[in-house]
Context: one part of a larger RNA
């Protein structure tokens, strides 16, 4: 390479948008590039293969045949693919009317709680633990009441509930704004799918500058525990956590399951619409999500099973024994931390 694979054995890029490319609905005509058939030319010799022959055999050599799977020219065929020209509406989009939602950004605002400050009451302890101690407290702590300050997070509602491409999103209000679903349609007419490069988004931690700092808390200090204890437990506590702007670009970024389309038994929940019937809160039908169980089928098994890991098609990404190693070197990116691309020797 061919092949076989990618939920858990190696293997789905963290997720979008999208360039090139690849692939692409029904129907009519045309063309004849791909495709198929006939004929012709060429495809040197040697070699390979087959049948003979010659050296005592063989290697080797000689003769004949086949083959050289290819290329070119020409005459035809037209189902399929492609090109061109029409046409259609089932894909896709569009218009109108409804609907649900922690989707995003900005601004404002509310209550509970922790901490701190001031004041009142009040007195000897409080705190903490397995037990203690460090710690706080007669300069009045803890407890309790009132007032104030400030920061961060939003109890209940809350739900295998909702929304978002993913990361993720949860007090309340307003403004701006993205997507989705349902119903109707007399519009466009394949406008589609995927997507190498590219580009954007991307938890936490971390970085830069300037703010902020209540609680929590790496580092650090002390007290315990212990043989030791650079830990687990306790008392403190700085970065950080928060905000603005700019970087970083990684995660068990997980459904460890790429995207799209079609097809293939059901049953029971739940969320958002539509619709019919009446008995007015139920039943039936239907579209879109989200779950549980389960048949066919699949799977090494576990399990999956209309939200597939089933049956198929298209496109992309990735894997090819363990270690060395996601490392070295080089390139690119970054302020740095580092990221990304990515070997070999050697070894089992």
């Nucleotide at each position: 390479c061919u092949g076989g694979g990618c939920g858990u054995a190696a293997a789905g890029c963290g997720c979008g948008c999208g360039u090139a490319g690849g692939c692409g609905g029904g129907u009519u005509g045309u063309u004849a590039a791909g495709u198929c058939g006939g004929g012709g030319g060429u495809g040197a010799a040697a070699u390979c293969c087959c049948g003979g022959g010659g050296c005592u055999c063989a290697a080797c050599c000689c003769c004949g045949g086949a083959a050289c799977u290819g290329c070119c020219c020409u005459c035809g065929a037209u189902a399929c693919u492609g090109g061109c020209a029409g046409u259609c509406u089932a894909g896709a989009g569009a218009u109108c009317g409804a609907g649900a939602g922690a989707g995003g950004u900005g601004a404002g605002u509310g209550g509970a709680a922790u901490u701190c400050c001031g004041a009142g009451u009040g007195u000897a302890g409080a705190g903490g633990u397995g037990a203690a101690a460090u710690u706080c407290g007669u300069a009045g702590a803890u407890a309790u009441u009132c007032g104030g300050a400030g920061g961060a997070a939003c109890a209940c509602c809350a739900g295998u509930g909702g929304c978002g491409a993913a990361g993720g999103c949860g007090g309340c209000u307003c403004a701006c704004u993205g997507g989705c679903u349902c119903g109707a349609u007399a519009c466009u007419g394949a406008c589609g799918c995927u997507g190498a490069g590219g580009u954007g988004c991307g938890a936490a931690a971390g970085u830069g500058u300037g703010g902020g700092g209540a609680g929590c808390a790496a580092a650090c200090a002390g007290g315990a525990u212990u043989a030791g204890a650079u830990a687990c437990c306790c008392u403190g506590g700085u970065a950080g956590u928060c905000c603005a702007c700019a970087c970083c670009g990684u995660a068990a970024a997980c459904g460890a399951u790429g995207a799209a389309u079609g097809c293939c038994a059901g049953u029971c929940g739940u969320c958002g619409g539509g619709u019919a019937g009446c008995a007015u809160g139920c039943u039936g039908c239907u579209c879109g999500g989200u779950g549980a169980c389960a048949c066919a089928c699949c799977u090494a098994a576990c399990g999956g099973a209309u939200u597939a890991a089933g049956c198929a098609u298209u496109c992309c990404g990735c894997c090819u024994g363990g270690g060395g190693a996601g490392u070295a070197c080089g390139g690119c990116c970054g302020c740095a931390a580092g990221g990304u691309u990515a070997a070999a020797a050697c070894u089992c």

Predicted 3D model of a 348-nucleotide part of an RNA (small-subunit ribosomal RNA, central domain) from an uncultured prokaryote.